[in-house]
Predicted 3D model of a 371-nucleotide RNA (Bacterial RNase P class A) from a Paracoccaceae bacterium. It was read from a public genome assembly, where an Rfam model found it. Lineage of the source: Bacteria > Pseudomonadati > Pseudomonadota > Rhodobacterales > Paracoccaceae.

RNA sequence: GCGGAUGGCUGGAUGGCCGCGCGGGUGCUUCCCGUGAGGAAAGUCCGGACUCCACAAGGCAACGGUGCCGGAUAACACCCGGCCGGGGCAACCCGAGGGAAAGCGCCGCAGAGAACAGACCGCCUGGCGACAGGCAAGGGUGAAACGGUGGUGAAAGAGACCACCGCACCGUCGGCAACGGCGGUGGCACGGCAAGCCCCACCGGGAGCAAUGCCGAAUAGGGGCCGCAAGCGGCGAUGCCGCACUCCUGCCUUGGGAAAGUGGCUCGGGUAGGCAGCUUAACCGUCGCGGUAACGCGGCGGGCAGAUGAAUGGUCAUCCAGGAAGGCUUCGCCUUCUGGACAAAAUCCGGCUUACAGGCCUUCCGCGCAC
Numbered sequence: 001g002c003g004g005a006u007g008g009c010u011g012g013a014u015g016g017c018c019g020c021g022c023g024g025g026u027g028c029u030u031c032c033c034g035u036g037a038g039g040a041a042a043g044u045c046c047g048g049a050c051u052c053c054a055c056a057a058g059g060c061a062a063c064g065g066u067g068c069c070g071g072a073u074a075a076c077a078c079c080c081g082g083c084c085g086g087g088g089c090a091a092c093c094c095g096a097g098g099g100a101a102a103g104c105g106c107c108g109c110a111g112a113g114a115a116c117a118g119a120c121c122g123c124c125u126g127g128c129g130a131c132a133g134g135c136a137a138g139g140g141u142g143a144a145a146c147g148g149u150g151g152u153g154a155a156a157g158a159g160a161c162c163a164c165c166g167c168a169c170c171g172u173c174g175g176c177a178a179c180g181g182c183g184g185u186g187g188c189a190c191g192g193c194a195a196g197c198c199c200c201a202c203c204g205g206g207a208g209c210a211a212u213g214c215c216g217a218a219u220a221g222g223g224g225c226c227g228c229a230a231g232c233g234g235c236g237a238u239g240c241c242g243c244a245c246u247c248c249u250g251c252c253u254u255g256g257g258a259a260a261g262u263g264g265c266u267c268g269g270g271u272a273g274g275c276a277g278c279u280u281a282a283c284c285g286u287c288g289c290g291g292u293a294a295c296g297c298g299g300c301g302g303g304c305a306g307a308u309g310a311a312u313g314g315u316c317a318u319c320c321a322g323g324a325a326g327g328c329u330u331c332g333c334c335u336u337c338u339g340g341a342c343a344a345a346a347u348c349c350g351g352c353u354u355a356c357a358g359g360c361c362u363u364c365c366g367c368g369c370a371c
Stems, first nucleotide, its partner, number of pairs: 001367005007361004012319007020036006038342001042353002045351005050208004063204005068082004083097001084095004098199002103197002105193003120139002122135005147165006166188001167186008212276004222267007231243005246258004283302008320340001322338007
């Protein structure tokens, strides 16, 4: 210098004017002061706090989830450290990573043959072809062909035999463990798939802040009591309007009662709306200590939106990154124009995933050049 890996940070600044939410001065209006989005507030994919509902306790079954080992945590499928496998020259990255000798199932196409298999081309012998017998080294198919490479041997071949590698078992050493190293034994038995059924171990009640608790109108219903009751009430009032003008006491009258209606008083439920939940949060910053780390413990300091159809906006000026064009005295400077992404709280918290213009930094690897 070129190329790459990795872990982080930032996400324009200041001021003026107009405007919005919340809090305060202040008890109306007005005015003033303070304060007002994010690293993902997003997707709502996991895990919790909190609330209500259900539930004696334990076991089993079903269903769902998790799945190498150790750690960390309130908890987790996240995170940290390690192991194994795969990729990469490397830094480093990726892995739903228990069990395939419990059982069942599947292995498309191609291929002769796909699970305790098979002979298409081929090789050898019978002199050649045909045919018969032997073989599986080489070729071909496939994701995968029943250990691999080299040699001995053999008609050709073959763990038939030998060495190394792989595999299985045993022993030993290291490690908390996953696992690894070394030695021995065995000619090799046990193909792959469990994000197929299944087996094993562990975990798991349901719903969610529109949870839940409290207050609670107007209007229209409902309950109770009382008045009038063939009338009652209202109004703009010699009248008009609304609702009624029914039943029982054998019949009629009177009286009494009931109902409808109407007026007044009163009670209660629901709705609109309001309050709490609501933001002190397993919170943030910094320092010290322990730990490789995730993280834990302690000290000090801070007090950081709480809206509810839902505020956090608009505009102007100056400056700052960055980009383009032009000029010059071409280390560089000046002028003009342009110019800041993804997206936005809604009970809160820990994660994951996804989106993100531009800028800055840490550590590391490979190659080239110079000394």